[in-house]
Molecule: transfer RNA
Organism: Chloroflexi bacterium GWB2_49_20
RNA sequence: GGGCGAGUAGCUCAAUGGUAGAGCAGCGGCCUUUUAAGCCGUUGGUUGAGGGUUCGAAUCCCUCCUCGCUCACCA
Numbered sequence: 001g002g003g004c005g006a007g008u009a010g011c012u013c014a015a016u017g018g019u020a021g022a023g024c025a026g027c028g029g030c031c032u033u034u035u036a037a038g039c040c041g042u043u044g045g046u047u048g049a050g051g052g053u054u055c056g057a058a059u060c061c062c063u064c065c066u067c068g069c070u071c072a073c074c075a
Base pairs, nucleotide, nucleotide: 001071002070003069004068005067006066007065010024011023012022013021018055026042027041028040029039030038048064049063050062051061052060
C1' cells in the first nucleotide's frame, strides 16, 4: 500500500429505512445481623467524524479516522 470485517450507553451486544433497546455495571429502595445473592424502580446516547440521498438514516451512498484479520512490499 491492496482486500475483508468491526466501530451504537461505563462493558458486552441488539435494532438491516419508520419513536435507539437489552443484559451486566452504576444510582435509589426492599430484603438480610452485615456482605453477597435475590426483588422493585431508575439514571445513562453527537449510533467513530464529515458530507450526500430521502418525507424520514444506526441502517443506503461518498470521503476520512481508529481497531482487527489477511495479502503484497521492504528488511